[in-house]
């Protein structure tokens, strides 16, 4: 990277560097950003997919991911129900475990 499964309306932020964009991708809208965003890096936290303990358990939190605005920020680029507002599923996407 592809291919299987599962989740995705919960939950957790300081500090140091850096110096302009960034929320995944067209479009659309609304956010965050020089009161320093995003990324890094440290530390601390959330969570419990996998390993250990444990085995009754919504257990445990040492180890390997992973996250710590905003619902995967929404809507669309697809399909369905319903006058209708609006639900529901698919699709992409992220994780996590497994295969070849």
């Nucleotide at each position: 990277g592809u291919c299987u499964u599962a989740u995705c309306a919960a939950g957790a932020g300081a500090a140091g560097u850096c110096g302009a964009g960034g929320g995944a991708c067209g479009a659309g809208g609304c956010c965050c950003a020089g009161u320093g965003a995003c990324a890094c890096u440290u530390c601390a936290g959330c969570a419990a997919c996998c390993u250990a303990c444990a085995g009754a358990a919504c257990g445990c939190a040492a180890g390997g991911u992973g996250c710590u605005a905003a619902u995967u920020c929404c809507u669309u680029a697809c399909g369905g129900a319903g006058c209708a507002a609006u639900c529901c599923g698919a699709c992409c996407g992220a994780u996590a475990a497994g295969a070849g």